[in-house]
Molecule: transfer RNA
Organism: Candidatus Woesearchaeota archaeon
RNA sequence: GAGCCUGUAGCGCAGUCUGGAUAGCGCGAGUGCCUCCUAAGCACUAGGUCGAGGGUUCGAAUCCCUCCAGGCUCG
Numbered sequence: 001g002a003g004c005c006u007g008u009a010g011c012g013c014a015g016u017c018u019g020g021a022u023a024g025c026g027c028g029a030g031u032g033c034c035u036c037c038u039a040a041g042c043a044c045u046a047g048g049u050c051g052a053g054g055g056u057u058c059g060a061a062u063c064c065c066u067c068c069a070g071g072c073u074c075g
Stems, first nucleotide, its partner, number of pairs: 001074007010027004020058001029045005051067005
């Protein structure tokens, strides 16, 4: 330098191919219930401008372009 893959909650991931109306799951965190206390269990809550910017569209995590970061391969 070229190609490919990845980037979504504190952490691990799904959703992307086929755009569709509230962005979800598990763990973790907080609060409450339960218990003599803790743990476990149960219920609830908070937490995201979906890596950044722009474009297309009535509508973008999803499609297009550029860039950033990480990984793999080739030269």